Small-subunit ribosomal RNA, 5' domain from an uncultured bacterium, 491 nucleotides, folded computationally. Its mean pLDDT, the model's own confidence on a scale to 100, is 87. Its Rfam family is "Bacterial small subunit ribosomal RNA".
Context: one part of a larger RNA
RNA sequence: GACGAACGCUGGCGGCGGGCUUAAGACAUGCAAGUCGAACGGGGUAGCAAUACCUAGUGGCGGACGGGUGAGUAACACAUGAGCAACGUGCCUUUAUCUGGGGGAUAAGCCGGGGAAACCUGGUCUAAUACCGCAUAUGCACACAACACGGCAUCGUGAAGGGUGGAAAGAUUUAUCGGAUAAAGAGCGGCUUGUGCAGCAUUAGCUAGAUGGUGGGGUAAUGGCCUACCAUGGCUACGAUGCUUAGGGGGCCUGAGAGGGUGACCCCCCACACUGGAACUGAGACACGGUCCAGACUCCUACGGGAGGCAGCAGUCGGGAAUAUUGGGCAAUGGAGGCAACUCUGACCCAGCCACGCCGCGUGAAUGAAGAAGGUUUUCGGAUUGUAAAGUUCUUUUAUACGGGAAGAAUAAAUGACGGUACCGUAUGAAUAAGCCCCGGCUAACUUCGUGCCAGCAGCCGCGGUAAUACGAAGGGGGCAAGCGUUGUCC
Numbered sequence: 001g002a003c004g005a006a007c008g009c010u011g012g013c014g015g016c017g018g019g020c021u022u023a024a025g026a027c028a029u030g031c032a033a034g035u036c037g038a039a040c041g042g043g044g045u046a047g048c049a050a051u052a053c054c055u056a057g058u059g060g061c062g063g064a065c066g067g068g069u070g071a072g073u074a075a076c077a078c079a080u081g082a083g084c085a086a087c088g089u090g091c092c093u094u095u096a097u098c099u100g101g102g103g104g105a106u107a108a109g110c111c112g113g114g115g116a117a118a119c120c121u122g123g124u125c126u127a128a129u130a131c132c133g134c135a136u137a138u139g140c141a142c143a144c145a146a147c148a149c150g151g152c153a154u155c156g157u158g159a160a161g162g163g164u165g166g167a168a169a170g171a172u173u174u175a176u177c178g179g180a181u182a183a184a185g186a187g188c189g190g191c192u193u194g195u196g197c198a199g200c201a202u203u204a205g206c207u208a209g210a211u212g213g214u215g216g217g218g219u220a221a222u223g224g225c226c227u228a229c230c231a232u233g234g235c236u237a238c239g240a241u242g243c244u245u246a247g248g249g250g251g252c253c254u255g256a257g258a259g260g261g262u263g264a265c266c267c268c269c270c271a272c273a274c275u276g277g278a279a280c281u282g283a284g285a286c287a288c289g290g291u292c293c294a295g296a297c298u299c300c301u302a303c304g305g306g307a308g309g310c311a312g313c314a315g316u317c318g319g320g321a322a323u324a325u326u327g328g329g330c331a332a333u334g335g336a337g338g339c340a341a342c343u344c345u346g347a348c349c350c351a352g353c354c355a356c357g358c359c360g361c362g363u364g365a366a367u368g369a370a371g372a373a374g375g376u377u378u379u380c381g382g383a384u385u386g387u388a389a390a391g392u393u394c395u396u397u398u399a400u401a402c403g404g405g406a407a408g409a410a411u412a413a414a415u416g417a418c419g420g421u422a423c424c425g426u427a428u429g430a431a432u433a434a435g436c437c438c439c440g441g442c443u444a445a446c447u448u449c450g451u452g453c454c455a456g457c458a459g460c461c462g463c464g465g466u467a468a469u470a471c472g473a474a475g476g477g478g479g480c481a482a483g484c485g486u487u488g489u490c491c
Stems, first nucleotide, its partner, number of pairs: 001490003005487005012361006018354002020319001025317003029314003034061003039058002042055005068272003078196007087189003092185008100134001102132002109124006140165003144161001147158004170177002198244003205235003210232008247269004251262004274295005297308004325351001327350003333347001334345004364394004374385004399428006408418001435480005440461003446475005456463002
């Protein structure tokens, strides 16, 4: 000098930030991911009806984003540079072409059955942008291929030609919104690789899918990624292997710099989601608020069987020196769905609590010598507190009261949680507002009394055993100030 701090004493206001560093301990309760009736049949409400509205289910898109945490990880995890002639890509943009004609089911519903429940199940009916054939196919995929061009080792690109295979979906308020195929773009992702990346050698040898090859499998894709066979390799004092510790970076702190330390908040990447394992769906997951299995724990049970996962936002218990409200709003920004209206959004925007930090402001200003009283001290003359107070003259930041009152809203209009907030005006009256640490030297600031190696102080040196500037109190003084000290940690 710095801090996500804590503790002690003290505490007026505002702005902007920050706030479980410990138990990746366990969690009551509420909320945090839905949406579309302009895909579909049905059911319901209102109505005489037309019609309007609601929605359990089928279907679509989204739930892989956003939000949290740092357990694991010493690794292509991250950072940086390069590469993929070895790859994928929903939504969005551009371009081209197409959207023909059929079929069989099923949920919901209705009628039943079982179960305490969770839920399961039989029969029967029905729709679709759900599902399945057929047609069409420039281009697409697969095998073949005359030929042409190119390169970077394996090779890459284009291509006449014939062969095989493969598409589609409709809705509507008639403005539109969709569907299929192919190519390109953008953005995003996957993989490979050079270099960098903690400690211990009181860790010196490690390795059988191990290193390479061939065939096969698998993947979007390369690859021992997997498998069969063959060979016997591969790594290592330029530190393999083992153990310990640890998310990485931009940054942040310190320092003249080199360096040292660190990785809170914010941004990027990674990993994880009660513990371990697994796949399904999907453009994308091996999926925090999805599924299955196992385990520990908690809860319900009619004992047969079931339910759950706050490292989302609040909140509770526990742990701890220690860290906040079970708040308001979708008004703004952004996200999901929707043609839209709109719905959802603990992302976000705000408010609440905390001097936790930084910054700003205030606690008054001028004048005022009888140098009042009081206190302290004294050599008893005085000195000091001290222009300090009182008094006089002002001011009103702040405070309180009343009145006015935004921008943020993008618009023609309507639409503001914050908020009657910020801000402005008027009135009142110095009125509402100062402490903490220190005073032996280092180090700025000295006397008196008490105590008597006691009680105590202390960062170091050291003070205290009868005149202690070092202990305790008082007066005075010094420093900082809504803070001041102490402790801890880093430079």